[in-house]
Context: one part of a larger RNA
RNA sequence: CGCAGGAAGUUUGAAGAGAUUAAUCCUUAGUACGAGAGGACCAGGAUUAACGUACCUCUGGUGUUCCAGUUGUUCCGCCAGGAGCAUUGCUGGGUAGCUAUGUACGGAAAGGAUAAGCGCUGAAGGCAUCUAAGUGCCAAGCCACCUCUAAGAUAAGACUUCCCUUUGCACUUCGGUGCAUCUUAAGGCUCGUUCAAGACUAGGACGUUGAUAGGCUGGGCGUGAAAGUACCGUGAGGUAUGAAGCUAACCAGUACUAAUUAGCCGUGAGG
Repeated sequence: CGCAGGAAGUUUGAAGAGAUUAAUCCUUAGUACGAGAGGACCAGGAUUAACGUACCUCUGGUGUUCCAGUUGUUCCGCCAGGAGCAUUGCUGGGUAGCUAUGUACGGAAAGGAUAAGCGCUGAAGGCAUCUAAGUGCCAAGCCACCUCUAAGAUAAGACUUCCCUUUGCACUUCGGUGCAUCUUAAGGCUCGUUCAAGACUAGGACGUUGAUAGGCUGGGCGUGAAAGUACCGUGAGGUAUGAAGCUAACCAGUACUAAUUAGCCGUGAGG
């Protein structure tokens, strides 16, 4: 820009893409078959591999924003307690998120038309013949079925809901056009707080009629027994207060802070 008014939402599915896998074991059955050695079709059941999709409850990884231990050195006047630097100084753990080697699920069943093949009826050609007319069965293959995208599918589809109903003048090819006046809706955008959304854009939530983010409070998770004080020990240290203190991204509550005020687009019933 189009889809012959504008808008919000829900959809149909032309078409396209993906998927379609394999193996092992058990039963049938040591049966059919075979002198024996060996050893099935058909049918039923179980498991696994690789691949794919989703997720983070479990098992782990990461986790330079959390906790603790510890070395050297500088500084905070000293002690104590801390901070900086040394690869995050090193080491032991670890929340959220993201992850696989972890978890769950999938390739199921049934259908249509067929290939090779097997047929039925049946002439040409009194017989025979699956084929010439007619009519069946049959494959991991084909088409649908399954999952995803999808009406720019210009043949531009469907459904639901919402919104807009001034006046005058001039011109006119009688469809409209121009000027002035009134009115500018539904809805959208800008802007802001942001997100399990994200390169940007887009998308979702919210904007005081408010829990959108931060803060605060409570909880959870993690770490693992804070500091100070008292006591014990000559001392390094230990014990008690006390499962203490601290605690990121997690879960709630709470307007304390910031989402202020506003602006713009979009019209007047539709060839």
This is a predicted structure of a 271-nucleotide part of an RNA (large-subunit ribosomal RNA, domain VI) from a Kiritimatiellales bacterium. NCBI's taxonomy places the organism under Bacteria, Pseudomonadati, Kiritimatiellota, Kiritimatiellia, Kiritimatiellales. RNAcentral holds the full RNA, with entries from ENA. The prediction has a mean pLDDT of 88.